[in-house]
RNA sequence: GAUAUACCCUGGGGGAGGCUGUAUUGGCUUACAGCCUGAGAUACCUGCCUUGCGGGUGACCCCUUGAACCUGAAACGGGUAAUUCCGGCGGAGGGAACGGGCUGCUCCUCACA
Numbered sequence: 001g002a003u004a005u006a007c008c009c010u011g012g013g014g015g016a017g018g019c020u021g022u023a024u025u026g027g028c029u030u031a032c033a034g035c036c037u038g039a040g041a042u043a044c045c046u047g048c049c050u051u052g053c054g055g056g057u058g059a060c061c062c063c064u065u066g067a068a069c070c071u072g073a074a075a076c077g078g079g080u081a082a083u084u085c086c087g088g089c090g091g092a093g094g095g096a097a098c099g100g101g102c103u104g105c106u107c108c109u110c111a112c113a
Stems, first nucleotide, its partner, number of pairs: 001107002007100002010097001011063004017036007043057006069094003076087003
């Protein structure tokens, strides 16, 4: 002198399930509270063909070193009160970015011994 993560700026991608109780109801539904797993299970605003769908902001995660997330899959094995709970599937297929930056392992050069 060079030099990776972590970290930072800006931009982008993504997901939101299962049950229990109370009230309502003939039932569905709706509202509220709670429990399970997880980083996250729709927090706020708004539009519409309104019990659903779309858009924006926020939280969380991920961005090619890509298992964030999607397809396969209303699939398979295990387990649970139940579930996208766990595992394989998966050296299967897709999938969203450049930059800044300290330092380390290490490398190069010079000087001295």